[in-house]
RNA sequence: AAUAUUUCGGGGCAAAGUCCGGGAAAUCGGGCGACGCAAAGCCACAGGGCUAAAGAUCAAAUCGAUCCAUGCCGGCUGGGUUGCAAUA
Numbered sequence: 001a002a003u004a005u006u007u008c009g010g011g012g013c014a015a016a017g018u019c020c021g022g023g024a025a026a027u028c029g030g031g032c033g034a035c036g037c038a039a040a041g042c043c044a045c046a047g048g049g050c051u052a053a054a055g056a057u058c059a060a061a062u063c064g065a066u067c068c069a070u071g072c073c074g075g076c077u078g079g080g081u082u083g084c085a086a087u088a
Stems, first nucleotide, its partner, number of pairs: 003088004012037002017032006035075001041081003045078003048073003055067004
């Protein structure tokens, strides 16, 4: 230095739920809260998933239906990148 394994001490993150706020929604930020996490740090590159505002089509007095990501999910998987400790 690389790889593998582990998570005792110390430290870190924070699922569901709930409150406040943003957003059309998915969902995000913050408080409380801990199901879990050794990359649950970072990057939407590949796959996958969610939503459907605008737009298009249909219908139509109105309500509406379908398609669509340019909106999201890294705590779905792979990939890239950075990194703490112990052991081999």
Notes:
Predicted 3D model of an 88-nucleotide RNA (c-di-GMP-I riboswitch aptamer) from an Acholeplasmataceae bacterium. The coordinates come from a structure-prediction model, not an experiment, and the mean pLDDT is 81.